[in-house]
Model confidence (mean pLDDT): 87 of 100.
This is a predicted structure of a 350-nucleotide part of an RNA (small-subunit ribosomal RNA, central domain) from a metagenome.
The full RNA is in RNAcentral, with records from SILVA.
It matches the Rfam family "Bacterial small subunit ribosomal RNA".
Context: one part of a larger RNA
RNA sequence: UUGGGCGUAAAGCGUCCGUAGGUGGUUUUGCAAGUCUGCCGUUAAAGAAUGGAGCUCAACUCCAUAAAGGCGGUGGAAACUGUGAGACUAGAGUACAGUAGGGGUAGCAGGAAUUCCCAGUGUAGCGGUGAAAUGCGUAGAUAUUGGGAAGAACAUCGGUGGCGAAAGCGUGCUACUGGGCUGAAACUGACACUGAGGGACGAAAGCUAGGGUAGCGAAAGGGAUUAGAUACCCCUGUAGUCCUAGCCGUAAACGAUGGAUACUAGGCGUGGCUUGUAUCGACCCGAGCCGUGCCGAAGCUAACGCGUUAAGUAUCCCGCCUGGGGAGUACGCUCGCAAGAGUGAAACUC
Numbered sequence: 001u002u003g004g005g006c007g008u009a010a011a012g013c014g015u016c017c018g019u020a021g022g023u024g025g026u027u028u029u030g031c032a033a034g035u036c037u038g039c040c041g042u043u044a045a046a047g048a049a050u051g052g053a054g055c056u057c058a059a060c061u062c063c064a065u066a067a068a069g070g071c072g073g074u075g076g077a078a079a080c081u082g083u084g085a086g087a088c089u090a091g092a093g094u095a096c097a098g099u100a101g102g103g104g105u106a107g108c109a110g111g112a113a114u115u116c117c118c119a120g121u122g123u124a125g126c127g128g129u130g131a132a133a134u135g136c137g138u139a140g141a142u143a144u145u146g147g148g149a150a151g152a153a154c155a156u157c158g159g160u161g162g163c164g165a166a167a168g169c170g171u172g173c174u175a176c177u178g179g180g181c182u183g184a185a186a187c188u189g190a191c192a193c194u195g196a197g198g199g200a201c202g203a204a205a206g207c208u209a210g211g212g213u214a215g216c217g218a219a220a221g222g223g224a225u226u227a228g229a230u231a232c233c234c235c236u237g238u239a240g241u242c243c244u245a246g247c248c249g250u251a252a253a254c255g256a257u258g259g260a261u262a263c264u265a266g267g268c269g270u271g272g273c274u275u276g277u278a279u280c281g282a283c284c285c286g287a288g289c290c291g292u293g294c295c296g297a298a299g300c301u302a303a304c305g306c307g308u309u310a311a312g313u314a315u316c317c318c319g320c321c322u323g324g325g326g327a328g329u330a331c332g333c334u335c336g337c338a339a340g341a342g343u344g345a346a347a348c349u350c
Base pairs, nucleotide, nucleotide: 003322004321005320006319007304008303012318014201015200016199017198021194022193023192025088026087027086028085029084030083031082033081034080035077036076037075038074039073040072041071042070043069049065050064051063052062053061054060091191092188093187094186096183097182098181099180103177104176105175106174107173108172109171110154114150115149116148117147118146119145120144121143125136126135162169163168206247207246208245209244210243211242215241216240220236221235222234223233258317259316260315261314262313263312266295267294268293269292270291271290272289273288274287275286276285299306300305323350324349325348332343333342334341335340
């Protein structure tokens, strides 16, 4: 606990949905809660303040007086906020016509490669490394040809390209399904933004049960290297990686940048849609909207840099920070099968 901040110094929840709350477009009219204003009452005395007075001064004491502010009452104003009633369409949404897409779920199919099995050819090596060895091979390997099986991943296209809230999504086809963008303007008429609690989703690893296991590969075994080598390199190799159902709920979950709205020079790419005097048509060229990149005016920044996709200029709402270590620890509580996760100190010390 005011203030100042949160790309990199401490600090944006991993992402979204949404309750309460906070905030909220244009216009007419009523009310008067907030707001502004007049008056009244009250706010004891002492003390404090101002002006005087008394002790020789002062301290001290005495007298007088005012204001601000608060609370209550009463009269008024109606611009703004609020509230009641009514209207509107620029926000938001619905319907319509198009359109791009690795968005999601399920099913079916495919080819290359790898390994294994069978058979043929063929003979002494293969493999591996800095060099080797462990290992495999005359019980016929490696190589090569034909056949078969299995699992996992989908080369080229492929792109600072696309889609998704994020995590993430890439062979082809089918079914179901979510969202976006553009155009036109029919309908609703502020229905909006944010969002404490709450809910949902959430890479990898890990856990439970049942399958599956080609390749890779924690652990483990062996060979090297080395002074040693619980490593880096090599040969094997179990969990795991894959599928189904459930749990976990974390990441440098990153743009290290919360969401929404508006405004503020341009230039060059790229994806989607619409359109134009252009064209037979498709391009080219130009315009508009939405996305995605690079460079840069002003401005901002400690600097680096950011710069219409802002870290500029403003408003609204949420989250978070407040020296380093101790410590994301202890304790308590909640969740979890567990691993652990969430919340989260202090002593002490510098």